[in-house]
A computed fold for a 73-nucleotide RNA from a Planctomycetota bacterium, annotated as transfer RNA. The RNAcentral record of the sequence draws on ENA and Rfam. The same sequence occurs in records of 2 taxa. It matches the Rfam family "tRNA". It is annotated as a transfer RNA.
RNA sequence: ACGGGUGUAGCUCAAUUGGCAGAGCAGCUGAUUCCAAAUCAGCAGGUUAGGGGUUCAAGUCCUCUCACCCGUG
Numbered sequence: 001a002c003g004g005g006u007g008u009a010g011c012u013c014a015a016u017u018g019g020c021a022g023a024g025c026a027g028c029u030g031a032u033u034c035c036a037a038a039u040c041a042g043c044a045g046g047u048u049a050g051g052g053g054u055u056c057a058a059g060u061c062c063u064c065u066c067a068c069c070c071g072u073g
Stems, first nucleotide, its partner, number of pairs: 001072007010025004019056001027043005049065005
């Protein structure tokens, strides 16, 4: 330099061929306990890496940029 892949909650990952963004762990509150752990109930947490485009509608399609991984030379 060229080709391919990945990027979604603090972390690990889902999201049905474009149609209401979710789960587990972690966090917070409560119950339980003499206190804690464990367990149970609930709550909060998102500019879906960033810009632009297509569309009634984009995490998903197109394009550019950035970061990381793999390959070719």